[in-house]
RNA sequence: GGGGAGGUCCAGAUGGUCGCGGCGUCGGGAAACCGGCGUCGAGGAAAGUCCGAGCUCCACAGGGCAGGGUGCUGGCUAACGGCCAGUCGCGGCAACGCGAAGGAAAGUGCCACAGAAAACAGCCCGCCCGGGCUUGCCUGGGUAAGGGUGAAACGGUGAGGUAAGAGCUCACCAGCGGCGUCGGUGACGGCGUCGGCUCGGUAAACCCCACUCGGAGCAAGACCAAAUAGGGGAAGAGAGGCGGCCCGUCUCACUUGGAUUCCCGGGUAGGUUGCACGAGGUUCGGAGCAAUCCGGAUCCCAGAGAAAUGACCAUCCGGGCCUUCGGGCCCGAACAGAACUCGGCUUACGGACCUCCUCUCUC
Repeated sequence: GGGGAGGUCCAGAUGGUCGCGGCGUCGGGAAACCGGCGUCGAGGAAAGUCCGAGCUCCACAGGGCAGGGUGCUGGCUAACGGCCAGUCGCGGCAACGCGAAGGAAAGUGCCACAGAAAACAGCCCGCCCGGGCUUGCCUGGGUAAGGGUGAAACGGUGAGGUAAGAGCUCACCAGCGGCGUCGGUGACGGCGUCGGCUCGGUAAACCCCACUCGGAGCAAGACCAAAUAGGGGAAGAGAGGCGGCCCGUCUCACUUGGAUUCCCGGGUAGGUUGCACGAGGUUCGGAGCAAUCCGGAUCCCAGAGAAAUGACCAUCCGGGCCUUCGGGCCCGAACAGAACUCGGCUUACGGACCUCCUCUCUC
């Protein structure tokens, strides 16, 4: 210098002017509201709503069937399908990454194309033995060693053996299984020994095994509560309009069903709450490889309702370009906007830095 792997951090700072939302306070106002002051006011993902919880309501004796989810080991956690540390397998020269990673030796199914054959095996070519004859062909059998097909063909190499062959036998190697022993909490690993045991793949196919699982969601739920129209009860012979009163007049009612008045109750609109002190933030110390846990100090930090969180200026900081070395100019972006709240995962995206691996060059 090139190429890669893993991780951490930031998302400009301060001040001023104007503006917006919540809360508090003071002043003005009959009220609606207005003004002053103080204070707080988005993110690392607030996103997708994928997983797990808190909280709330509903359901629920117990057991079983069906159905869903998860699936190596140990740990962490309120919990998880998350995280940490490991094991094994795969990929990579490596740093490192990835893995729904129990069972295919319980049963069933499936395995394109090619190929004789894709699983109770099986003979297309070839090889070997026998028979036939028209003597280079037909036919019966043996053979998975050789050829050929395929992603995959029933261990590999060598020797013995045989008509030719074959774990048929033997040596070594590989795998599988049993036993023993050592290390590890464990997954598992090392070593030894025995058995010719050599068994295809597929379970994000059915299935088997183990563990696990009620439903709905803040539009949950709780409280207060109009107008109008229903419901229940009581009183009830009058009640209301015609500009205030009387007359008059009109409308409704005049007792099984009754105008009108009062009371009670449920629901709706609306309001309040849930709703911001929390599995909380910062920092220090301790335990642990780590995830995480324990303890001390300190802080209070948006709340909402179709929805505020912004703009400009100055200085500083960081970066880039130019330079006559005085300085000048430009940029601080990208993804993106809380709505009951947390823990994760995933996705989107700008920049800075650190550590490690590998290749090449130079000294």

Source information
Bacterial RNase P class A from a Gemmatimonadota bacterium, 363 nucleotides, folded computationally. A source record names the gene rnpB. The organism belongs to Gemmatimonadota, within Bacteria. Rfam family: Bacterial RNase P class A. Rfam classes the family as a ribozyme. Its mean pLDDT, the model's own confidence on a scale to 100, is 78. RNAcentral holds the sequence, with entries from ENA.